[in-house]
Molecule: transfer RNA
Organism: Paramecium tetraurelia
RNA sequence: GCACUGUUAGUAUAAGGGUAGUAUACAAGGUUGCCAUCCUUGUGACACGAGUUCGAGUCUCGUACAGUGCA
Numbered sequence: 001g002c003a004c005u006g007u008u009a010g011u012a013u014a015a016g017g018g019u020a021g022u023a024u025a026c027a028a029g030g031u032u033g034c035c036a037u038c039c040u041u042g043u044g045a046c047a048c049g050a051g052u053u054c055g056a057g058u059c060u061c062g063u064a065c066a067g068u069g070c071a
Base pairs, nucleotide, nucleotide: 001070002069003068004067005066006065007064010024011023012022013021018054026042027041028040029039030038047063048062049061050060051059
């Protein structure tokens, strides 16, 4: 330099055009003589900028970052 893949909550990971889930973490409550465990509830996220579409996390283009391969 070229090609390809990836970027979602503090962390890990789903969603294949139609309300962004799950686990864990965190907070509150319950249970316990206290802590831990366990149970219930709650808070919190689509890398950035454009395009297509009635509607984009999803499709297209560009940018940034990370990774893999070739040179």